[in-house]
RNA sequence: AGCGUGCACCGGGGUCAGUGAAAGUCUGAACCGGCGGUUAUAGUCCGCGACCCGCGUUAGCGGUUGAACUGGUGGAAUUCCAGUACCGACGGUUAAAGUCCGGAUGGUAGGAGCACGUA
Numbered sequence: 001a002g003c004g005u006g007c008a009c010c011g012g013g014g015u016c017a018g019u020g021a022a023a024g025u026c027u028g029a030a031c032c033g034g035c036g037g038u039u040a041u042a043g044u045c046c047g048c049g050a051c052c053c054g055c056g057u058u059a060g061c062g063g064u065u066g067a068a069c070u071g072g073u074g075g076a077a078u079u080c081c082a083g084u085a086c087c088g089a090c091g092g093u094u095a096a097a098g099u100c101c102g103g104a105u106g107g108u109a110g111g112a113g114c115a116c117g118u119a
Base pairs, nucleotide, nucleotide: 002118003117004116005115006114007113009111010110015029016028017027018026030099031098032088033087034048035047036046037045043086044085052063053062054061055060068084069083070082071081072080090102091101092100
């Protein structure tokens, strides 16, 4: 170094206009992109998490879970560059929500530490 145990910390972004009695929900235009992986940087590849469903007194276990192509460069990119697309839990709401409010001062993938042990 690695591994094990414990502890504490961090851990999700985004709006204007129009119509209307009423919309941050409609229409138009805009904006946003958790975590790990990857020959090279990813919302769309491969996985994970949140949400939701079922079981369970609980701890927890199981299930479900969106969307991308074309061209270029290169040794290597569905990740970069160019172009054109697409996707986004649940509950609430004078009116339908990725962007407002709420569960949530929550939880979690995980990140980076400290202590002790092992070696």
A computed fold for a 119-nucleotide RNA from Boudabousia marimammalium, annotated as FMN riboswitch aptamer (RFN element).
Rfam family: FMN riboswitch aptamer (RFN element). About the family: The RFN element is a highly conserved domain that is found frequently in the 5'-untranslated regions of prokaryotic mRNAs that encode for flavin mononucleotide (FMN) biosynthesis and transport proteins.
Its mean pLDDT, the model's own confidence on a scale to 100, is 82.
The source organism's lineage runs through Bacteria, Bacillati, Actinomycetales, Actinomycetaceae and Boudabousia.
The model forms 100% of the base pairs in the Rfam consensus.
RNAcentral holds the sequence, with entries from Rfam and Ribocentre.